[in-house]
Context: one part of a larger RNA
RNA sequence: CUGGGCGUAAAGCGUCCGCAGGUGACUCUGUGUGUCUGGCGUAAAAGCACGAAGCUCAACUUCGUGUACGUGCCGGAAACUGCAGAGAUUGAGUCAUUCAGAGGCAUCCGGAAUGCCAUGUGUAGGGGUAAUAUCCGUUGAUCCAUGGUAGAACGCCAAAAGCGAAGGCAGGAUGCUGGGAAUGUACUGACACUCAGGGACGAAAGCGUGGGGAGCAAACGGGAUUAGAUACCCCGGUAGUCCACGCCCUAAACGAUGCGUGCUCGGUGUGGGAAUUUACAAUUGAUUCCCGUGCCUUAGCUAACGCGGUAAGCACGCCGCCUGGGGAGUACGGCCGCAAGGCUAAAACUC
Repeated sequence: CUGGGCGUAAAGCGUCCGCAGGUGACUCUGUGUGUCUGGCGUAAAAGCACGAAGCUCAACUUCGUGUACGUGCCGGAAACUGCAGAGAUUGAGUCAUUCAGAGGCAUCCGGAAUGCCAUGUGUAGGGGUAAUAUCCGUUGAUCCAUGGUAGAACGCCAAAAGCGAAGGCAGGAUGCUGGGAAUGUACUGACACUCAGGGACGAAAGCGUGGGGAGCAAACGGGAUUAGAUACCCCGGUAGUCCACGCCCUAAACGAUGCGUGCUCGGUGUGGGAAUUUACAAUUGAUUCCCGUGCCUUAGCUAACGCGGUAAGCACGCCGCCUGGGGAGUACGGCCGCAAGGCUAAAACUC
């Protein structure tokens, strides 16, 4: 080096972009790099295999013959591979015409609810719980009405629905902007796939500076419960939650399932688009095709559970990862970070 694996047993990087590297569709021609082949050389001895001999046998020793992986030179083959040249269009991309969408960013606007403030009305309770109490209230609460103000979140629509690479995205309008699908098959002509290192994005919590602060609420205070109650329940309540800018970089970041391509029965929903058809026409219905998203299932796979054209089936390309449990995702070192900490990552010992 060679093995077997990675949904749940150990194992898919959180996600994408992407240099090097690896891999790469069709036709023709050339070359002869790899590849195959003939000859010659090299391939020390020991070893190994076979045969024989010598120590009484064996081990051991000696002799003979043979052999592997390679490698140099000369010659040959041309399917595959590489390289060079020419061509084609199905992969990939461009263009045109349409289309759907909580995709992103910014600005403006809206109503319901909640809290607070003011005024009016009104009087003894309110609130809370399994039941209490702390708590609020005669300095007039709760309730009701009117007006004002603040911040945060957007009911119904709403769906197994949609969009996004993932994280994630939901009131309305406008502007800017990314991606996708279908149809046409006009253009380019393999321009492709994957990707160590690298780069970007990355929920929540947390950090820095400055704002903001209604509700909620770690910490904290109080009341209960209890043997105790550093809890569960109740009354309060600060960070935080919100905004701007800058960090952090983790997650059950999950489909616990890497990406790409091809192949492989059926049934039934749903979102987007196209075509044909029924009909005077439209909604609609039927059939077919493409893209997405669900459920059930054949073959097959699987230890089983289950998966089953959105594969965990059958194959190929590339990357990542695993190799008994604990010690330990720890120590040490390095890199990153303001810090919290993150990334990389052992061993002794032990079962």